[in-house]
Molecule: transfer RNA
Organism: Bacillota bacterium
RNA sequence: GCCGGGGUGGCGGAAUUGGCAGACGCUCUGGACUUAAAAUCCAGUGGGGGGAACCCCGUACGGGUUCGAGUCCCGUCCUCGGCACCA
Numbered sequence: 001g002c003c004g005g006g007g008u009g010g011c012g013g014a015a016u017u018g019g020c021a022g023a024c025g026c027u028c029u030g031g032a033c034u035u036a037a038a039a040u041c042c043a044g045u046g047g048g049g050g051g052a053a054c055c056c057c058g059u060a061c062g063g064g065u066u067c068g069a070g071u072c073c074c075g076u077c078c079u080c081g082g083c084a085c086c087a
Stems, first nucleotide, its partner, number of pairs: 001083007010026003019067001028044005046057004060076005
């Protein structure tokens, strides 16, 4: 350099043929139980704003198509595998 796979919360990892992003598990936080702890159970758990209702943003980055993009198209970056070059 060429070809192919991948990049999504704190972590792992989902999302039908383009239609509510983050299911589910772990971690963590609060509560219940306990003398106390562990275990178990209940609730919450992407980021920002707000007293709340709710609002805004978010799928590596920048564009495009579309009513609508994690998903399709173009470019870039990172990463893994293969191939080539290495006089």